[in-house]
About this RNA: The RNA shown here (Fluoride riboswitch aptamer (crcB RNA motif)) has 60 nucleotides and comes from a Hyphomicrobiales bacterium. The organism belongs to Hyphomicrobiales, within Bacteria. Its Rfam family is "Fluoride riboswitch aptamer (crcB RNA motif)". The literature on the family includes a 2012 paper in Science by Baker et al., "Widespread genetic switches and toxicity resistance proteins for fluoride".
């Protein structure tokens, strides 16, 4: 330097995806609150910004 084989380069933080970054997991991490109960309330972020989707309000 070349050529084979074998392995990692993961997942997850209440509804999508894309960057940054924090934190958590090794089969776990994770799977919202509020109530006896009936039943109610917030949110597409774990932050922080971008797209989509969703609500509300004006204007054309």
């Nucleotide at each position: 330097u070349c050529g084979a084989a074998a392995a990692a380069a993961g997942g997850g933080g209440a509804u999508g995806g894309g960057g940054u970054u924090c934190c958590c997991c090794a089969a776990a991490a994770u799977c919202g609150c509020c109530g006896a109960g009936a039943g109610g309330c917030u949110g597409a972020u774990g932050a922080c910004u971008c797209c989509u989707g969703c609500c509300g309000u004006g204007c054309a």